[in-house]
RNA sequence: AUUGAACGCUGGCGGUAUGCUUAACACAUGCAAGUCGAACGCGAACGCAUCUUCGGAUGUUAUUAGAGUGGCGGACGGGUGAGUAACGCGUGGGAAUCUACCUUAUAGUGGGGGACAACAUGUGGAAACGCAUGCUAAUACCGCAUACGCCCUACGGGGGAAAGGGGGGGAUCUUCGGACCUCUCGCUAUUAGAUGAGCCUAUGUCAGAUUAGCUAGUUGGUGAGGUAACGGCUCACCAAGGCGACGAUCUAUAGCUGGUCUGAGAGGACGAUCAGCCACACUGGGACUGAGACACGGCCCAGACUCCUACGGGAGGCAGCAGUGGGGAAUAUUGGACAAUGGACGCAAGUCUGAUCCAGCAAUACCGCGUGUGUGAAGAAGGCCUGAGGGUUGUAAAGCACUUUCAAUUGGGAGGAAUACCUGCUGAGAUAAUAUCAGGCAGAUUGACAUUACCUUUAGAAGAAGCACCGGCUAACUCCGUGCCAGCAGCCGCGGUAAUACGGAGGGUGCAAGCGUUAAUCGGAAUCACUGGGCGUAAAGCGCGCGUAGGUGGAUAUUUAAGUCAGAUGUGAAAUCCCUGGGCUCAACCUAGGAACUGCAUUUGAAACUGGAUAUCUAGAGUAUGGUAGAGGUAAGUGGAAUUUCAGGUGUAGCGGUGAAAUGCAUAGAGAUCUGGAGGAACACCAGUGGCGAAGGCGACUCCCUGGUCUAAAACUGACGCUGAGGUGCGAAAGCGUGGGUAGCAAACGGGAUUAGAUACCCCGGUAGUCCACGCCGUAAACGAUGUCUACUAGUUGUUGGUCUCCUUGAGGGAUUAGUAACGCAGCUAACGCAUUAAGUAGACCGCCUGGGGAGUACGGUCGCAAGACUAAAACUCAAAGGAAUUGACGGGGGCCCGCACAAGCGGUGGAGCAUGUGGUUUAAUUCGAUGCAACGCGAAGAACCUUACCAGGUCUUGACAUGUACGGAAGUUUCCAGAGACGGAAAUGUGCCUUCGGGAACCGUAACACAGGUGCUGCAUGGCUGUCGUCAGCUCGUGUCGUGAGAUGUUGGGUUAAGUCCCGCAACGAGCGCAACCCCUGUCCUUAGUUGCCAUCAUUUAGUUGGGCACUCUAAGGAGACUGCCGGUGACAAACCGGAGGAAGGUGGGGAUGACGUCAAGUCAUCAUGGCCCUUAUGACCUGGGCUACACACGUGCUACAAUGGCUAGUACAAAGGGUUGCUAACUCGCGAGAGUACGCUAAUCCCAGAAAGCUAGUCGUAGUCCGGAUCGGAGUCUGCAACUCGACUCCGUGAAGUCGGAAUCGCUAGUAAUCGCAGAUCAGAAUGCUGCGGUGAAUACGUUCCCGGGCCUUGUACACACCGCCCGUCACACCAUGGAAGUUGGUUGCAAAAGAAGUGGGUAGUCUAACCUUCGGAAGGGCGCCUACCACUUUGUGGUCAGUAACUGGGGUG
Repeated sequence: AUUGAACGCUGGCGGUAUGCUUAACACAUGCAAGUCGAACGCGAACGCAUCUUCGGAUGUUAUUAGAGUGGCGGACGGGUGAGUAACGCGUGGGAAUCUACCUUAUAGUGGGGGACAACAUGUGGAAACGCAUGCUAAUACCGCAUACGCCCUACGGGGGAAAGGGGGGGAUCUUCGGACCUCUCGCUAUUAGAUGAGCCUAUGUCAGAUUAGCUAGUUGGUGAGGUAACGGCUCACCAAGGCGACGAUCUAUAGCUGGUCUGAGAGGACGAUCAGCCACACUGGGACUGAGACACGGCCCAGACUCCUACGGGAGGCAGCAGUGGGGAAUAUUGGACAAUGGACGCAAGUCUGAUCCAGCAAUACCGCGUGUGUGAAGAAGGCCUGAGGGUUGUAAAGCACUUUCAAUUGGGAGGAAUACCUGCUGAGAUAAUAUCAGGCAGAUUGACAUUACCUUUAGAAGAAGCACCGGCUAACUCCGUGCCAGCAGCCGCGGUAAUACGGAGGGUGCAAGCGUUAAUCGGAAUCACUGGGCGUAAAGCGCGCGUAGGUGGAUAUUUAAGUCAGAUGUGAAAUCCCUGGGCUCAACCUAGGAACUGCAUUUGAAACUGGAUAUCUAGAGUAUGGUAGAGGUAAGUGGAAUUUCAGGUGUAGCGGUGAAAUGCAUAGAGAUCUGGAGGAACACCAGUGGCGAAGGCGACUCCCUGGUCUAAAACUGACGCUGAGGUGCGAAAGCGUGGGUAGCAAACGGGAUUAGAUACCCCGGUAGUCCACGCCGUAAACGAUGUCUACUAGUUGUUGGUCUCCUUGAGGGAUUAGUAACGCAGCUAACGCAUUAAGUAGACCGCCUGGGGAGUACGGUCGCAAGACUAAAACUCAAAGGAAUUGACGGGGGCCCGCACAAGCGGUGGAGCAUGUGGUUUAAUUCGAUGCAACGCGAAGAACCUUACCAGGUCUUGACAUGUACGGAAGUUUCCAGAGACGGAAAUGUGCCUUCGGGAACCGUAACACAGGUGCUGCAUGGCUGUCGUCAGCUCGUGUCGUGAGAUGUUGGGUUAAGUCCCGCAACGAGCGCAACCCCUGUCCUUAGUUGCCAUCAUUUAGUUGGGCACUCUAAGGAGACUGCCGGUGACAAACCGGAGGAAGGUGGGGAUGACGUCAAGUCAUCAUGGCCCUUAUGACCUGGGCUACACACGUGCUACAAUGGCUAGUACAAAGGGUUGCUAACUCGCGAGAGUACGCUAAUCCCAGAAAGCUAGUCGUAGUCCGGAUCGGAGUCUGCAACUCGACUCCGUGAAGUCGGAAUCGCUAGUAAUCGCAGAUCAGAAUGCUGCGGUGAAUACGUUCCCGGGCCUUGUACACACCGCCCGUCACACCAUGGAAGUUGGUUGCAAAAGAAGUGGGUAGUCUAACCUUCGGAAGGGCGCCUACCACUUUGUGGUCAGUAACUGGGGUG
């Protein structure tokens, strides 16, 4: 785009078309083929006439058609598509034919005869239908005569027709019927035509080769028969042919065509309506009649089915029009009319006509029209959304002003109708004629549709819009509901609580009386490629030759004209398509003309090319000649090294083997070594991207036989060539058969190891086999994954074989040719790559491919001894499978490098007790969060109440908190009562601030409503903040360049660095975020400033206390200083590194802050903020008490220890950094002590906390569960606080547990670090072993980068990309699906051999019957019936083939 469509929702009008695609299933009922009285006999009967017994009879005529005889028609028209793969159809051609009615022409139409229906009578039967006798007509039937032409012929001859009917009539005749004449219709014979039909032939016409051979009337001939006609059409005889790879036969499917749909075309699909042809008419067979049939509404027979029956018999055929049942997703009225067109009959009127014309039903399709038009902003109401402002629906509606198509209504009103028919007139022709006929003129008549089309009246916006879609493809977006549910889906895919994808709504988009869906065809699809594809790696080159058919083929000349080209002629039906006109108001539709129908045939020409013929040539190909290299092949023989084994000698304890071992061998003498023998297999070095061969393949040496290549010269042949379906040969290894052989090796097998296991890898053994001969097999990643042949198209280098040539004669140069390699240009390629050895450019031929799986499988066939090979599907299933390249990630890949990563060290943890956190358990509650590193002394810088979020109980409901409104009151303070308290009640006190004097601000109370409130959920809806990789050195961009592209380059490389730090190089050049630096602290110095700091000098003193001073320390501001700057070496003349000098400090001096792009849906809704959801007399708020502090247990982080480098006692020395008025608190007094009392100073360089401790000096303890260790428990206290019971810290007295240095494992640390020692602070009423800071003392070690872990760069492989915690294979178990095999079984179809034989036709026949003609009257000819026979349908039997269904059981496959 389309449809004979169907289904869903919806539906105003008209026009034009179309309407059982399925069951060629079965059919009730009605109709669809009759007509002619001008062929005939008999009837019926209106009228008229006559007669009448008044019942009727006779005659006549218009009419009718009741049946019959006869004629014509029924073979057309109408239906259907079952069969048919065929001369069935299409196109073209042909000769051996027939043709009713029609036209043309010629001739004729004379004279006789005998019957049969109807009818009548009788009779049978239920019926259908007969039977017998008798009568009768004809355009029925039969002779006779005639025969121009016709037919047959032996060329002499012979044969064969007919029918009359109607109208009219002057003369003549008459038996009064008529004869006769004429007109007309018929009839007979023949001719020509037209039309129709039959036959033959060339060519075209679907699929399967898993159908390869078929055929006996088969192919041909002769003769005969038969037919309208040719012919094996049939028969007899003879011959053995005919068809087939250019697809016979068989199987499946199918009516063919003009055309229709689609497509740019070529094609593809289809064959409804319309038209041509064919076939069929319940199924099968058969003939009759006829011009024509083997006959849809005819006959006979057989069969199935249905109906009637009196059971004896009969009847029927909608694939005609309607209609019914059935089937189906599905397809209409038991309508009207012959008015028109056409048909049959008829002289005609006319009759018949379900052909046809109309109407009805159906949005089934196409076309047209309408459902209003203009104006109208308060942008109404309502709906929806909202950021709450508004937006949108939307000029849409309402309102105002108009119009009236269509429908409704009123009235009118064409055309389809005339060449018909009737009447009248005329009538030149026929005729004797005014009849009649042909012709002409006028008038009248005829309409199913039809209430027609069309015009007109009236009224009023009045009666008339839906459907699908809105994630992308694809035009159109929001809200609500739902929550991987319900559902959607053409493909991709949506849905797991914010769904533009489900359902609803609002809005929008598209089409519109329709819109969607489904089905189907073509297109897109260059996705079977003729036009117009491919085969190195994506599917695809046969393993390789030879060669048949076929295809294709060098040069020259002549010829031919098959192909080819041009012209002409015939045909290519009409319709359709196209163009131009015309008619319906337009269109669809109808109609006229044209063009076209790309085809076929005939004919005339042309001769370039292809083909054919003839002649010639040598460039292709081949032969001969001279040379040539070689693991080319076959066969025979020979050789040495080595392994093994046997024998012997020497000799002694192991050998062998492995990662390490063991099995194994060995004191019965191995292994080692020496000598000799045997036997089999393979041939080291040479040896080479070297050689040979078609491929497989070929490797010691010699010889016989033998194939091919290359080369030189140019003698010979003269296109002999190339390719190659089938065919045929060769063809590694393994395997098979027979017979040998067997040293080594070695499937299977045995043993030892390894391992969770180890039917493996490793080891010790070991049989087939490997070897030979002969015969099979016929496959390989048989690979260059690249078919063979030919020609052309830049080069460079190596190498093998040959030839020529030059000189400087060499290990030389040049040329050419045949191989074989490496690179590379153009070109090609998806890229990789190929590139004169093409995957380039062309030509010839062959083979092969068409998504993945199923499957190279099943079935069938061929081959094979077998194994198996070759050929080769389908169902089903998936939306991918695949190639090349890219970026990452990963690797028990590689290279380089770094890090307390390992190593080297020091100290710990893991064992004990306790503290603390977590898990688990428990509980009314043990609130919540954090969970590998990167949770676990974490949020928590501090849970007795509070905190507090949890639990129990008691309470409140505009609320504990915020804003707004109204009213009242200052606020506030104190006391008493009930109660656990919240809270409730009562009493007293208090009148403030501002003011423009109205009032206002803060605060409190009361009332109602908006609202408050939530530590309720979602960190996977979020912001912000944070952790981690990681202070790792990386992450990117612009422009350019390269690539089809993803991307690459830059950023890689060579060095170097802590560093993508820097240098050099480079199709890159630059830039950004990171690194570094800038910032802070610290280390040295300087300047400035000296109080609360300091004190060298001068005084003074117990004391920097005071005077004095600011030099020093210190304080805190500002500067200086360090930059690889200098020197030497290394390096590339670089960057940089190494060493040195100087310097307080040296190569980022030390520390801190600082964290790129990103990753982990990392953490946090309980800091805060926040979307959505949820609660609202409760999930909110208040109170009391409890809990977060529980305790069989497990883990993390710490503290204290286990002691002598120590504990205790006494004495004594030296810090830094902090904090302090709700505070730090001196001194003094009391207490053993915690502390208490009192109180100076200090808002701090001034006073206080505040004695630093380890250390040092003495003493003691003496290796012990201790003078170590301090848990636990008892008692007594202190302090804080409303309150220390659950549940605080501290003090004193007593008690004195485990623990004697810690398994596997594991952590931190590289210098002022580890270790060790104390001090301070935050939080805080009180409550640190935690945290954050501060200083004191103060080490050891680093060879080094193999390994563990983590990281960076380059490279490589990849089937990974939620990226190795990836992907993924097979069995097994379960469910479902399709399928193969299968004992069988069921059905269809078909071959062969037989049986059978209805009806019918042909032939035979004298059993019987017999009108026409003949007759000698006896018969005979001819015919009917019967019988026989040939052919043959149904049917039956036997035996095969083939197809399909089904099946216990069984095999594999697919999906989950």
RNAcentral holds the sequence, with entries from ENA and SILVA. This is a predicted structure of a 1456-nucleotide RNA (small-subunit ribosomal RNA) from an uncultured Gammaproteobacteria bacterium. Model confidence (mean pLDDT): 84 of 100. It matches the Rfam family "Bacterial small subunit ribosomal RNA".